[in-house]
RNA sequence: GGCGCGUUCGUCUAGCGGCCUAGGACGACAGGUUCUCAACCUGUAAAUCAUGGGUUCAAAUCCCAUACGCGUCA
Numbered sequence: 001g002g003c004g005c006g007u008u009c010g011u012c013u014a015g016c017g018g019c020c021u022a023g024g025a026c027g028a029c030a031g032g033u034u035c036u037c038a039a040c041c042u043g044u045a046a047a048u049c050a051u052g053g054g055u056u057c058a059a060a061u062c063c064c065a066u067a068c069g070c071g072u073c074a
């Protein structure tokens, strides 16, 4: 340098054009319970979906470029 794959809450992950101003688990925070802690129960916050552009009435989802990571070929 060529080709392929990947990038979504703090972490892991669901998603396969409209039911998603994005769901779940763990973690965080608050409350309940407890003499206290843990466990358990309830609730809350947290992702403008790597960045930019395009297609579409509508994009996390399709296309292109860029960045980063992994694989592979030279």
Base pairs, nucleotide, nucleotide: 001073002072003071004070005069006068007067010026011025012024013023018057028044029043030042031041032040050066051065052064053063054062
RNAcentral holds the sequence, with entries from ENA. Transfer RNA from a Patescibacteria group bacterium, 74 nucleotides, folded computationally. Rfam family: tRNA. About the family: Transfer RNA (tRNA) molecules are approximately 80 nucleotides in length. By type it is a transfer RNA. The coordinates come from a structure-prediction model, not an experiment, and the mean pLDDT is 81.